Predicted 3D model of a 121-nucleotide RNA (SAM riboswitch aptamer (S box leader)) from a Frankiales bacterium. The coordinates come from a structure-prediction model, not an experiment, and the mean pLDDT is 82. The sequence was found by an Rfam model in a public genome assembly. NCBI's taxonomy places the organism under Bacteria, Bacillati, Actinomycetota, Actinomycetes, Frankiales.

[in-house]
Formats: sequence, structure tokens, C1' cells
RNA sequence: GUCUCAUCCCGAGGGGCACCAGGGACACGGCCCGAUGACGCCCCGGCAACCAGCUCUUGAGCUCUGCGCUCGACAGCCAGGUGCCAACUCCGUCCCACCAGGUCGGUGGGGAAGAUGAGGA
Repeated sequence: GUCUCAUCCCGAGGGGCACCAGGGACACGGCCCGAUGACGCCCCGGCAACCAGCUCUUGAGCUCUGCGCUCGACAGCCAGGUGCCAACUCCGUCCCACCAGGUCGGUGGGGAAGAUGAGGA
């Protein structure tokens, strides 16, 4: 890089660096953040609980018959591996339904794309 699955309206900020100026993935539109220094990088702090680990309960299988082993499920604990810490993934764009109607918008659902994790080839 690619494929599959799950999640994406919760949550969590201080400091430092710099002859840093744009940034919010991409394109367009909107809206926002930004010299009171955003974005980035570093340090510290925090959030969450996907995976791992542990405990209880429980189902199945195995069994040397020892609640002994393996696998799974619910719940809880923990914080080792990731991740994250403006705005719903900032919003819209494509499709469907409903509502409204000098309107070209609103609401809901889905899709696409993206992000993160876990697993696979």
C1' cells in the first nucleotide's frame, strides 16, 4: 500500500521552539482557527478503552476426573501496545424519504471518501 470487520453527535490542555504563515485530508462552496502565534515539532499533563493482561459469572468441548485444560459470551478491574485531546469526521456535495415553498432549504436514513483499532493475504 491493499482486503475484511468494528467505531466515528461522549471525553480530554498547559508550557516551550521557530527570519512558522497559513491551517481545518483531497476538489469546490460555506463556516471557523490564526502574529493575543494558529498549523507543525518537543516536553509535561489528560481522555477514552480497540487490542493485550487480570478477576467473577456462564456456555461448549476436551479430559489424566483435578473447576484440570482449551475456546466463546456477559460484567468488572487495569492502563502494557496503539489512538486521541477546537468545532458531529466542522458542515454541504451523490442517492432515497418526509416537511416547507418566490423556493432552490430543513430533518431523517443511506452511500462515497477519510480517520482509528483489530485481524488477514